Notes
A computed fold for a 73-nucleotide RNA from a Deltaproteobacteria bacterium, annotated as transfer RNA. Its Rfam family is "tRNA". Rfam classes the family as a transfer RNA. The source organism's lineage runs through Bacteria, Pseudomonadati, Myxococcota and Myxococcia.

Formats: sequence, structure tokens, C1' cells
RNA sequence: GCGGGCGUAGUUCAGUGGCUAGAAUGCUUCCUUGCCAAGGAAGAGGUCGUGGGUUCGAACCCCAUCGCCCGCU
Repeated sequence: GCGGGCGUAGUUCAGUGGCUAGAAUGCUUCCUUGCCAAGGAAGAGGUCGUGGGUUCGAACCCCAUCGCCCGCU
């Protein structure tokens, strides 16, 4: 230099055009217990890597770009 994959909650990931973006785990509060653990209930937490484009509508399609990984030269 060329090609490919990945980037979504603190962490691991799902979500392949349609309202209000979700799960597990972690965190906070409460219940349960003499205490801890376990269990239960509620809650907070997201510029969907960034910028632009297409569309009535984009996490999702297109272009560019940044980071990480793999392969080729």
C1' cells in the first nucleotide's frame, strides 16, 4: 500500500429500513434475614466510533474518515 472483519449501556452481546434501541451481568434504592450470602421488586445509565449522503423514515443502505484485529504484497 491492497483486501476483509469488528466498533450499540460500566462489561459481554442481540437488534439487516418503521413508533418509545433491548438482554445478560454490574451499579443504586427498597423488600426478605439477627448479619452475610442467596432470592424478589423498582430505578439510573446510550450523541448506536465520527462526518456526510439516500429515504416520508437509518443502529441497519451508500461514501469518506478514525480505532482495533486478520490476511496479502